[in-house]
RNA sequence: CCCACGAGCACACCGCAGGCAGGAGCGGGGGACCCACUUCCGGGCGCGCGCACCCCCUCGCGCGCGUCCUCGGGGUGAAGCCGCUCCGGCGGCCGGGCCACCUCCGGCCCGAACCCGACAGCUGACCCCGCAGGCGUCGGAGAAGGACCGU
Numbered sequence: 001c002c003c004a005c006g007a008g009c010a011c012a013c014c015g016c017a018g019g020c021a022g023g024a025g026c027g028g029g030g031g032a033c034c035c036a037c038u039u040c041c042g043g044g045c046g047c048g049c050g051c052a053c054c055c056c057c058u059c060g061c062g063c064g065c066g067u068c069c070u071c072g073g074g075g076u077g078a079a080g081c082c083g084c085u086c087c088g089g090c091g092g093c094c095g096g097g098c099c100a101c102c103u104c105c106g107g108c109c110c111g112a113a114c115c116c117g118a119c120a121g122c123u124g125a126c127c128c129c130g131c132a133g134g135c136g137u138c139g140g141a142g143a144a145g146g147a148c149c150g151u
Base pairs, nucleotide, nucleotide: 001023002022008016009015025131026130027129028128029127030126035121042069043068044067045066046065047064048063049062050061051060072119073116074115075114076113080093081092082091083090084089094111095110096109097108098107099106101146102145103144105142
């Protein structure tokens, strides 16, 4: 943006407004071959199996399955990297926002939070998600160029 059905208004018919589900469009995540990269695979609990013992149990170690967790890793997001640190922060770079329409300069502010759960490179098919709102106080609206408007 288009809006099925239903509900609302109007109504002889045509319709009007709003808009859920759904769809279009846009954005993001997961996900093969090819290609690229290789050293990551943590912890708790439960169950099963194996090792050692003549046998069994406990304990120990290893493996598998299930479940839970987050100091590994990944994702959304601007919310990151590096150095120093008395661990409170500070500085540089980078990223985002504001400064009454745009660009640039300058100034100010911010760099949170959440999610997945040992797992995710890229990625066709395929799957999933998002594209929503509100309140208050104080203060302010810079330089240059342009656009727009008026004469």
This is a predicted structure of a 151-nucleotide RNA (c-di-AMP riboswitch aptamer (ydaO/yuaA leader)) from Vallicoccus soli.
Rfam family: c-di-AMP riboswitch aptamer (ydaO/yuaA leader). Rfam's curators write: This family represents a conserved RNA structure found upstream of the ydaO and yuaA genes in Bacillus subtilis and related genes in other bacteria.
The coordinates come from a structure-prediction model, not an experiment, and the mean pLDDT is 79.